[in-house]
Transfer RNA from a Pseudomonadota bacterium, 73 nucleotides, folded computationally. The source organism's lineage runs through Bacteria, Pseudomonadati and Pseudomonadota. Model confidence (mean pLDDT): 81 of 100.

């Protein structure tokens, strides 16, 4: 330099013929306990990497940039 893949909650990842953004772990509160752990219930947490475009509507499609990984030379 070129090709391919990835970027979504604090972490690991879902969500695709475009149609309400979710789970597990973690955090916080509660139940339980003599206290804790474990278990159970609940709550909060997101500019879906940035910008632009298409569309009634974009995590999803297109362009560009940024970051990461793999490969080729």
């Nucleotide at each position: 330099a070129c090709g391919c893949c990835c970027g979504u909650a604090g972490c690991u990842c879902a969500a695709u013929u475009g149609g309400c953004a979710g789970a597990g772990c973690g955090a916080c509160g509660g139940a339980u306990u003599c206290c804790a752990a474990a278990u159970c219930c609940g709550u909060a947490g997101g500019u879906u990497g940035g910008g632009g475009g298409u569309u009634c509507g974009a995590u999803u499609c297109c362009c560009u940039c940024c970051g990461g990984g793999c490969g080729u030379g």

Its Rfam family is "tRNA".